[in-house]
RNA sequence: AAAGCAGGUCGCCUUAUCGCAUCUUAGUUUUAAGAUGAGGAAAGUCCGAACACCAAAGUGUAAGCAUAGUGGUUAACAGCCACCAGUCGUGAGGCUAGGAAAAGUGCAACAGAAAGUAUGUACAGGUCAUGCUGUAGUGAAACCAGGUAAACUCUAUGUGGUGCAAUCUCAUGUAAAUUAACGUUUGAACGUACACGCGUGAUGUUAAAGGGUAGAGAGCUAGAGUGUUAUGGUAACAUAACAUGUAGAUAAAUGAUAAGGGCUCUUUUUAAGAGUACAGAAUUCGGCUUAUAGAUCUGCUUUUUUU
Numbered sequence: 001a002a003a004g005c006a007g008g009u010c011g012c013c014u015u016a017u018c019g020c021a022u023c024u025u026a027g028u029u030u031u032a033a034g035a036u037g038a039g040g041a042a043a044g045u046c047c048g049a050a051c052a053c054c055a056a057a058g059u060g061u062a063a064g065c066a067u068a069g070u071g072g073u074u075a076a077c078a079g080c081c082a083c084c085a086g087u088c089g090u091g092a093g094g095c096u097a098g099g100a101a102a103a104g105u106g107c108a109a110c111a112g113a114a115a116g117u118a119u120g121u122a123c124a125g126g127u128c129a130u131g132c133u134g135u136a137g138u139g140a141a142a143c144c145a146g147g148u149a150a151a152c153u154c155u156a157u158g159u160g161g162u163g164c165a166a167u168c169u170c171a172u173g174u175a176a177a178u179u180a181a182c183g184u185u186u187g188a189a190c191g192u193a194c195a196c197g198c199g200u201g202a203u204g205u206u207a208a209a210g211g212g213u214a215g216a217g218a219g220c221u222a223g224a225g226u227g228u229u230a231u232g233g234u235a236a237c238a239u240a241a242c243a244u245g246u247a248g249a250u251a252a253a254u255g256a257u258a259a260g261g262g263c264u265c266u267u268u269u270u271a272a273g274a275g276u277a278c279a280g281a282a283u284u285c286g287g288c289u290u291a292u293a294g295a296u297c298u299g300c301u302u303u304u305u306u307u
Base pairs, nucleotide, nucleotide: 001303002302003301004300005299006298007297008296009295010294012261013260014259015258016257017256018255020037021036022035023034024033025032026031039278043289044288046287047286048285049284050283051163052162053161054160058196059195060194061193064159065158066157067156068155069083070082071081072080073079084098085096086095087094088093099154100153104152105151106148107147121136122135123134124133125132167218168217169216170215178208179207180206181205182204189200190199191198192197225244226243227242228241229240230239231238232237262276263275264274265273266272267271
């Protein structure tokens, strides 16, 4: 200097004017001032949870689903970290749905005589004789076999469902009405996968037809939060101290204009022109996957050159 591998950060900035949403203070007919306001993926809805309801527990028997080397971490995970195994790469490193093929079933194109208890041809050895033994040919595989389970399956371990359009409260108004069946604590019906058991249950339950409502609020943002430092640990991570306060909309606010600057590219290079990515919260969080113009930092590997 070039080419790579792994990990991290930023991803436009500043000023002025006007506009929007929430909160605080003051005022209240109006309003004024201040603070804050879309991400590293907010995307996908793929995993795991918090929370809410079913629902108030248990015993036994299953089914379905998930995981699959060993250990650690975490609220938990198919995540992450470390080690082992296999495989790719000169290497730094990358990838793996990584248990079992003697419990059983299945699958293997073409080629080949033949793909499983099948077995032709040629040569050699052996035998009274016979594919009895070996070699050759096709093929990934022709050994009374081997391969394959991201084929069915078996083994071990684990495992409820629905989801903020969950759910809770208030207001308005109607119809505690009508018909039918069953039933009223000796319990109909419903729920719990099934059984036992348990729960709701008497102006009950189920079915049919019909009536009223669609409004307001909560959930809704202080969290398994974030940052720095120290200690322990190979690491993921854990503990402690200090600091910090960072949207909460509801048909959906987080913007528009102007000027200057940053970065990238091109050219006629004191300058001019063009561009400035992927993309936008809707209960929240931990991950994974996908998209991404560019800028920058750290460590490591290979090659070449100079000293």
The RNA shown here (Bacterial RNase P class A) has 307 nucleotides and comes from Aurantibacter aestuarii. Its Rfam family is "Bacterial RNase P class A". Rfam's curators write: Ribonuclease P (RNase P) is a ubiquitous endoribonuclease, found in archaea, bacteria and eukarya as well as chloroplasts and mitochondria. NCBI's taxonomy places the organism under Bacteria, Bacteroidota, Flavobacteriia, Flavobacteriaceae, Aurantibacter. It was read from a public genome assembly, where an Rfam model found it.